[in-house]
């Protein structure tokens, strides 16, 4: 000068004009008027968590569900820090769903001989028993030898080769008929020991064991922890009528029904009371695990002290509209009961920390 990694912040600026909302103030109210505030980093998606509300609910256990190295932070997580292993990058750095395959079940297509109680296509060997063969002894019968004697029938191997995502530890020596952890070194691996670390772990530290069991648990599964259910249309408060409920009272000692009569039941008029609860109307509802500065402890996440500050809250649902002027021409996108997270979208610009790399002094 190139190219990359991490983090953090910003999301057209500025004036006019008119408007639309909440709250304060003036005002008897309403209205006009002055002041003040009025969408995000994601406000979204509703996927974890957690506050707040009903409800439920001795305590326990079973079904479900989740979460899964380790230590911490936190109201709490499936989040966030630091760290450990294991992968990927020259590296700054990323990415992991990362408990348990020796408690049991179930799967591993296709190719392979074999997908796990191991097996044998190619191959390799045949020492051993066998056949053939050839020599020697021997009248026959048979009996022996074969220094590289064939053959591959018995029978031995799993070293190479071939399938496969994956083949029962690896590398070199010895070994043997050929071979093989068969034996030894080293490497790997288990298992105990010391040593380090809170711990996950780590250790080219020592003994032990030839070595023994393949993957897969986001497959049943086992262990460990942790979880009641519903949601602001939660729930709560006031609270009409020519709706309807209970009780009293008043009156014609009334009408009407019970197929005649009477008693008795119902029912029907007005006026007061109650107490549910519709529609409306309020609260919930925005001062909070709340934001900025310092200072303090902490690697960090994140606590904690002081100061300061008030920063949307509608309920058909406000944050828009037009007009000038500038620039680098402006993405994704628009609260609904709040909060901490992820997770997606997203024009582009700044800043700091680093890494590699090239060149020149």
């Nucleotide at each position: 000068g190139g190219a990359g990694u991490c983090g953090g912040c910003c999301a057209g600026g500025c004036g006019g004009u008119c408007g639309c909302u909440g709250c304060g103030c003036c005002c008897u109210c309403a209205g006009c008027g002055c002041g003040c505030g009025g969408a995000g980093g994601a406000a979204a998606g509703u996927c974890c968590g957690g506050g707040c509300u009903c409800c439920a609910c001795a305590g326990g256990g079973c079904a479900g569900g989740g979460u899964g190295c380790c230590a911490g932070g936190u109201a709490a997580c499936a989040c966030c820090u630091g760290g450990g292993a294991g992968g990927c990058g020259u590296g700054a750095g990323c990415c992991u769903a990362c408990g348990g395959a020796a408690a049991g079940u179930g799967c591993c297509a296709c190719a392979g001989a074999a997908a796990a109680c191991a097996u044998a296509c190619c191959g390799c060997c045949g020492a051993u028993g066998g056949c053939c063969a050839g020599c020697c002894c021997g009248c026959u019968a048979g009996g022996g030898c074969u220094u590289a004697g064939g053959c591959a029938c018995a029978g031995g191997c799993a070293a190479g080769g071939g399938u496969g995502a994956a083949a029962a530890g690896g590398u070199g020596c010895g070994g043997u008929a050929a071979g093989a952890g068969c034996g030894c070194a080293c490497c790997g691996c288990g298992c105990g020991a010391c040593c380090g670390g809170u711990a996950a772990c780590g250790g080219c530290u020592c003994g032990c064991g030839g070595c023994a069991c393949g993957g897969u648990a986001a497959a049943c599964c086992c262990c460990a922890c942790c979880c009641g259910g519903a949601g602001c249309a939660a729930g709560g408060c006031c609270a009409a009528a020519u709706a309807g409920g209970g009780g009293g009272g008043c009156u014609a000692u009334g009408g009407c029904g019970u197929g005649g009569c009477c008693c008795g039941c119902g029912c029907c008029g007005c006026c007061c009371c109650c107490g549910g609860g519709u529609a409306g109307g309020c609260c919930g509802c925005u001062a909070g695990a709340g934001g900025c500065a310092u200072g303090c402890g902490g690697u960090g996440a994140c606590g904690u002290a002081u100061g300061c500050c008030c920063c949307a809250g509608a309920g058909g649902a406000a944050u828009g509209a037009c007009c000038g002027c500038c620039c680098u021409c402006g993405a994704c996108a628009g609260a609904a009961c709040c909060c901490g997270g992820c997770u997606u979208a997203c024009c582009g610009g700044c800043c700091g920390a680093c890494u590699c790399u090239u060149u020149c002094u």
Predicted 3D model of a 361-nucleotide RNA (Bacterial RNase P class A) from Halorhodospira halochloris. The prediction has a mean pLDDT of 76. The gene name in the source record is rnpB. Taxonomically the source falls in Halorhodospira (Bacteria, Pseudomonadati, Pseudomonadota, Ectothiorhodospiraceae).